Annotation: A computed fold for a 475-nucleotide part of an RNA from an uncultured bacterium, annotated as small-subunit ribosomal RNA, 3' major domain. The coordinates come from a structure-prediction model, not an experiment, and the mean pLDDT is 84.
Context: one part of a larger RNA
RNA sequence: UGACGGGGACCCGCACAAGCAGCGGAGCAUGUGGUUUAAUUCGAAGCAACGCGAAGAACCUUACCAGGCCUUGACAUGGGACGGCAGGUGGAGAGAUCCAUCCUUCCCUCGGGACGUCCACACAGGUGGUGCAUGGUUGUCGUCAGCUCGUGUCGUGAGAUGUUGGGUUAAGUCCCGCAACGAGCGCAACCCCUGUCUCAGGUUGCCAGCAAGAGAGUUGGGCACUCCGGAGAGACUGCCGCAGCCAAUGCGGAGGAAGGCGGGGACGACGUCAAAUCAUCAUGCCCCUUACGGCCUGGGCUACACACGUGCUACAAUGGUCUGGAACAAAGGGAAGCAGAGGAGCGAUCCCGAGCCAAACCCAAAAAACAGAUCCCAGUUCGGAUUGCAGGCUGCAACCCGCCUGCAUGAAGCCGGAGUUGCUAGUAAUCGCGGAUCAGCAUGCCGCGGUGAAUGCGUUCCCGGGUCUUGCACA
Numbered sequence: 001u002g003a004c005g006g007g008g009a010c011c012c013g014c015a016c017a018a019g020c021a022g023c024g025g026a027g028c029a030u031g032u033g034g035u036u037u038a039a040u041u042c043g044a045a046g047c048a049a050c051g052c053g054a055a056g057a058a059c060c061u062u063a064c065c066a067g068g069c070c071u072u073g074a075c076a077u078g079g080g081a082c083g084g085c086a087g088g089u090g091g092a093g094a095g096a097u098c099c100a101u102c103c104u105u106c107c108c109u110c111g112g113g114a115c116g117u118c119c120a121c122a123c124a125g126g127u128g129g130u131g132c133a134u135g136g137u138u139g140u141c142g143u144c145a146g147c148u149c150g151u152g153u154c155g156u157g158a159g160a161u162g163u164u165g166g167g168u169u170a171a172g173u174c175c176c177g178c179a180a181c182g183a184g185c186g187c188a189a190c191c192c193c194u195g196u197c198u199c200a201g202g203u204u205g206c207c208a209g210c211a212a213g214a215g216a217g218u219u220g221g222g223c224a225c226u227c228c229g230g231a232g233a234g235a236c237u238g239c240c241g242c243a244g245c246c247a248a249u250g251c252g253g254a255g256g257a258a259g260g261c262g263g264g265g266a267c268g269a270c271g272u273c274a275a276a277u278c279a280u281c282a283u284g285c286c287c288c289u290u291a292c293g294g295c296c297u298g299g300g301c302u303a304c305a306c307a308c309g310u311g312c313u314a315c316a317a318u319g320g321u322c323u324g325g326a327a328c329a330a331a332g333g334g335a336a337g338c339a340g341a342g343g344a345g346c347g348a349u350c351c352c353g354a355g356c357c358a359a360a361c362c363c364a365a366a367a368a369a370c371a372g373a374u375c376c377c378a379g380u381u382c383g384g385a386u387u388g389c390a391g392g393c394u395g396c397a398a399c400c401c402g403c404c405u406g407c408a409u410g411a412a413g414c415c416g417g418a419g420u421u422g423c424u425a426g427u428a429a430u431c432g433c434g435g436a437u438c439a440g441c442a443u444g445c446c447g448c449g450g451u452g453a454a455u456g457c458g459u460u461c462c463c464g465g466g467u468c469u470u471g472c473a474c475a
Stems, first nucleotide, its partner, number of pairs: 001475002004471002007469007015459002019423005026313008034304002042053002064299007073123001077122002079119005087102006105114003125288002128286003134282002136277003139273001141271001146185006152161003165176003191265004196233004201228002205223003210220003236259001239253005315416001319375004325370001332363003337356002342351003382413001387408007429451007
């Protein structure tokens, strides 16, 4: 000087408290451990691994295993020789591959080149090792308020000062004081979305007034309004009062769509954890080289006495069910695509194909809600696991191992021990909708809107953090 203390003082945070909903019990989904296996590829490991890499393992992917094959190689550059480039058809084979046959390429400055085969060698190749050799990227403390420098001063020196003190703030934010005076990286602001208004614009959007029309903004018409995308305005403790040191600032009020950082996002200082990643990529060194490289078929990554994490669905009446009824979104996606209407089917879906490269057409039905009827507290008209049968879709192919539909079946479960998680407002809870990946496959992930709470006395305690101070057996 730091780190540490079951030392002290002050302060903060869904940290506790006050509340609401969960998890931990059940079934299933998914990840992990373990076990098993020929293989169950590899990585991730307290917080900060475990619906994580994986925004999607039937083949492929795929790195693993078994078997069948190749050895200058699937891929790159260089040398030599040769030429029937490629491709189609037939046969053998699980395929890789091999054989037969048809077919006789392109450019050219005529030297050759592209492409293919063969030969020899330099080499290729490696998801092999080392993240404790590395770059890059990322997590974390933590969006915590800190971390430093120049000059000066003090100290023999390590160092200190500044950065401490009195207030204040979300903030090393600002004010005052001070042997310090300044400055940098952080904080804040500048950026995006959202909340109000104005201006210009008006199709694919909108419809107040006028007209047409059986009806529908459907048509004429209009650009007021909504909306869309632009350009601006607006909020600054600016105004008033009180408190405060004539300060910073705090509290209350006015006006205002919004008030004291308006709400949300992006943005992550010096550093810590030899944190994570050699399997995104790059890369030093080591290792393999008829194999630790490469091709293929099939299998595995989907196993299952068990244990844990994260979720979904429930245990019901604030509910379930209904051929039920005339509700109301936002944000997205669409050409090898989205697909209306019509028709077939109980349905998944199929047939047909209008329209739309989309403010135009389609996906598209929003659901909870509201109104009505029924069930009458029961393992039930709750719950839907499991299983049987029959089908549909994608795809070369759903046995291992996909999703969906119908009929039948109808398990556990009556609110969950110790413990533990999230959340302070358009939040929690609850309800549906969309997208990426994607042939197909979503309870995951990323978004969108609808309905919409309770509680917060407070900082004694638990956890984490910040500042000052003190002790010290640690560096």